[in-house]
RNA sequence: UCUAAUAUUUGGCAAAGGAAAUGAAAGUUUCUGACGCAAAGUUAAGAGUCUAAGCUUCUGUUUUUGAAGUAUGAUUGUCUAGCUGCAAUG
Numbered sequence: 001u002c003u004a005a006u007a008u009u010u011g012g013c014a015a016a017g018g019a020a021a022u023g024a025a026a027g028u029u030u031c032u033g034a035c036g037c038a039a040a041g042u043u044a045a046g047a048g049u050c051u052a053a054g055c056u057u058c059u060g061u062u063u064u065u066g067a068a069g070u071a072u073g074a075u076u077g078u079c080u081a082g083c084u085g086c087a088a089u090g
Stems, first nucleotide, its partner, number of pairs: 012037002017032006035077001041083003045080003048075003054070005
């Protein structure tokens, strides 16, 4: 390089935990580590859930407390939806 046969891959992401940082918190980022995932890629568009700095209301005020509500915050590994990608078959 050619032929034949066989096979379905090549790979990807990264839970919990741990360390550091960051944030009011929920959480997030980096490293480590793999529970799992055929979209566990991406977009917070519609929901759900979480948090409550700020704001509002109430309470307290001696020692300046506490409670409730609220997203503009977070979550795509909660669901739906949009866009995109890999393999096989037809």